Background
This is a predicted structure of an 84-nucleotide RNA (transfer RNA) from a Pseudomonadales bacterium. Its mean pLDDT, the model's own confidence on a scale to 100, is 81. It matches the Rfam family "tRNA". The family's RNA type in Rfam is transfer RNA. The sequence was found in a public genome assembly. Taxonomically the source falls in Pseudomonadales (Bacteria, Pseudomonadati, Pseudomonadota, Gammaproteobacteria).
RNA sequence: GCCCGGGUGGCGAAAUUGGUAGACGCAAGGGACUUAAAAUCCCUCGGGGGCAACCUCGUACCGGUUCGAUUCCGGUCCCGGGCA
Numbered sequence: 001g002c003c004c005g006g007g008u009g010g011c012g013a014a015a016u017u018g019g020u021a022g023a024c025g026c027a028a029g030g031g032a033c034u035u036a037a038a039a040u041c042c043c044u045c046g047g048g049g050g051c052a053a054c055c056u057c058g059u060a061c062c063g064g065u066u067c068g069a070u071u072c073c074g075g076u077c078c079c080g081g082g083c084a
Stems, first nucleotide, its partner, number of pairs: 001083007010026003019067001028044005046057004060076005
C1' cells in the first nucleotide's frame, strides 16, 4: 500500500428485508430472607430537562439518501486478521 472483519450502557453481547435502540449475561444500587453474612428471590440501572405524567438527545466521528438509518451510500479515525 491492497483486501476482509469489527467499533452499540461501566464491561461482554444481541437487534441489519430500513420501522419502539439496548434483549440476555456480568458488574453496580435498593429491598426481602438471615442473629449476621453468603446463596437465593424482587426491583432499578445511558446523558440532559421536568414535582410528575412525560419531553429531548444518544449505536466511533463527519456528511448523504429516506417520511424514518445501529442497519444503506461516501469520507475519516481506531482495533484485529490476511496478502505484498